[in-house]
RNA sequence: CAAGCCGGUCGGACGGCCGCGGGCGGCUCGCCGCCUGAGGAAAGUCCGGACUCCACAGAGCAGGGCGCUGGGUAACGCCCAGUCGGGGUGACCCGAAGGAGAGUGCCACAGAAAUGACACAGCCGCGAUCUCGGUCGCGGCAACGGUGAAAUGGUGGGGUAAGAGCCCACCGGCGGCCGGGUGACCGGCCGGCCAGGUAAACCCCGCCCGGAGCAAGGUCGAACAGGGACGGACGCGGUCCGCCGCAUCCUCAGACCGCACGAGGUGCCGGGCAACCGGCAUCCCAGAUGGAUGGCCGUCCCCCGCCCAUGGGGUGGGGACAGAAUCCGGCUUACAGACCGGCUUGCAUC
Numbered sequence: 001c002a003a004g005c006c007g008g009u010c011g012g013a014c015g016g017c018c019g020c021g022g023g024c025g026g027c028u029c030g031c032c033g034c035c036u037g038a039g040g041a042a043a044g045u046c047c048g049g050a051c052u053c054c055a056c057a058g059a060g061c062a063g064g065g066c067g068c069u070g071g072g073u074a075a076c077g078c079c080c081a082g083u084c085g086g087g088g089u090g091a092c093c094c095g096a097a098g099g100a101g102a103g104u105g106c107c108a109c110a111g112a113a114a115u116g117a118c119a120c121a122g123c124c125g126c127g128a129u130c131u132c133g134g135u136c137g138c139g140g141c142a143a144c145g146g147u148g149a150a151a152u153g154g155u156g157g158g159g160u161a162a163g164a165g166c167c168c169a170c171c172g173g174c175g176g177c178c179g180g181g182u183g184a185c186c187g188g189c190c191g192g193c194c195a196g197g198u199a200a201a202c203c204c205c206g207c208c209c210g211g212a213g214c215a216a217g218g219u220c221g222a223a224c225a226g227g228g229a230c231g232g233a234c235g236c237g238g239u240c241c242g243c244c245g246c247a248u249c250c251u252c253a254g255a256c257c258g259c260a261c262g263a264g265g266u267g268c269c270g271g272g273c274a275a276c277c278g279g280c281a282u283c284c285c286a287g288a289u290g291g292a293u294g295g296c297c298g299u300c301c302c303c304c305g306c307c308c309a310u311g312g313g314g315u316g317g318g319g320a321c322a323g324a325a326u327c328c329g330g331c332u333u334a335c336a337g338a339c340c341g342g343c344u345u346g347c348a349u350c
Base pairs, nucleotide, nucleotide: 001346002345003344004343005342006341007340008339009338010337012300013299014298015297016296017295018294020037021036022035023034024033025032026031027030039321043332044331046330047329048328049327050326051213052212053211054210063209064208065207066206067205068082069081070080071079072078083097084095085094086093087092098204099203103202104201105198106197107196120145122141123140124139125138126137127136128135129134130133153171154170155169156168157167158166174191175190176189177188178187179186180185217257218256219255220254228252229251231250232249233248235246236245237244238243264283265282266281267280268279269278270277271276301319302318303317304316305315306314307313308312
């Protein structure tokens, strides 16, 4: 310099004017002042919890979920560290990754045969026969050919009539012993050659799960109540003819708690590889219920285009995804652009 890998941060800034939700204060009671007001995903509502009500002796069955090992956590299907398998030259990435020697089922097409495995083509021996190379019969075999996603281990050598773990070496798998590791697992030695695949098929093994959800649930209120409205109808009264007040009926609408201090944020110190945990200090951080958090202008910043013309100036356009509703921990998905840190490979130079 080029091409990549991993992790993280931000996601316009300042000022003015107008407007909206919440809280506090003031008074001349409908105005004024002050404070405060979205996110990294507030989203999808997919997991896990807190909380609330209902049910409940314990345990089991049924049903559902999870599934390598160790750790973290309130808990998890999440996270961290590792193991094994796969991919990449590499940084690194991906994996529903228990059991197929408990049983059952299934394995399309092709093929002789798809599991109590098998013998189509073929190889070899013996016998018969004849026209000397075939044909037939009996027996041995699975190396070589062909099929398939998969054919009772692979490669090489010995051996044999031809062959074969029949024998040997190495590799793979299985079993035993020894060593290392908390463990998944790894390494070494020995043994013999019994071992098709499929569990996101039934199933077996281990662990977890009672149900519904803040419209949960509770307080006040049942009365001939009380209250609100710039709504509608009719009536009475007043009137400056604009409308105002009262009563009745209809229509619309309960209020408050839960509900904003929490598995909380930030900083420092300590433990741990890490996830995370502990201590101290400090901060208070939306609370609506048709649901606020917005709009305009100016200056600056970033990106793109055009012009003058090139160290600059002018001009036009753009600055994402989205948006709380009981709260919290995750996962997943969306996102214009900008920035930071660590690492790998290749080339060049010193």

Bacterial RNase P class A from a Candidatus Dormibacteria bacterium, 350 nucleotides, folded computationally. It is recorded under the gene name rnpB. The model forms 89% of the base pairs in the Rfam consensus.